Predicted 3D model of a 75-nucleotide RNA (transfer RNA) from a Candidatus Woesearchaeota archaeon. Model confidence (mean pLDDT): 85 of 100. Its Rfam family is "tRNA". Gene Ontology term of the family: triplet codon-amino acid adaptor activity. By type it is a transfer RNA.
[in-house]
Order: sequence, then structure tokens, then C1' cells
RNA sequence: GCCGGUGUAGCAUAGCCUGGCUAUUGCACGAGACUCAUAAUCUCGGGGUCGCGUGUUCAAAUCACGCCACCGGCA
Repeated sequence: GCCGGUGUAGCAUAGCCUGGCUAUUGCACGAGACUCAUAAUCUCGGGGUCGCGUGUUCAAAUCACGCCACCGGCA
């Protein structure tokens, strides 16, 4: 330099191809229940520029283009 893959909450992850309800689930975190108390268990709750920017569209995590980071392959 060329090709491919990945990037979503503190961590991991679904959703992306086929645009449209309030972005999914688990762990972690906060509160409560239970207990003499702790753990475990149960209930409830908060937290997201969906890697960045631009564009298309009435509407973008999802489509297009450019860029960045990481991983792999080729030279």
C1' cells in the first nucleotide's frame, strides 16, 4: 500500500442484510423485601453523541461516502 472483519451503557451482548413503538439481555451499580446480620434469592430503578463526521430521507444504530481505532490476511 491492497483486501476482509470488528466498534452499541462500567463490562459482555442482541438488533443492522429488510429504515419507523420507549435501542435488547445478563453482570456490575443504587434502593427495597427477606435475615439477628451477611451472602444468596426476589422486586424496582438510574445510566447510551449506537467509534467520529457529512450526506440521502418525512424519519437513520440500520442506507451512501469519507475518516479513526483495533484484529487478521496479502504484498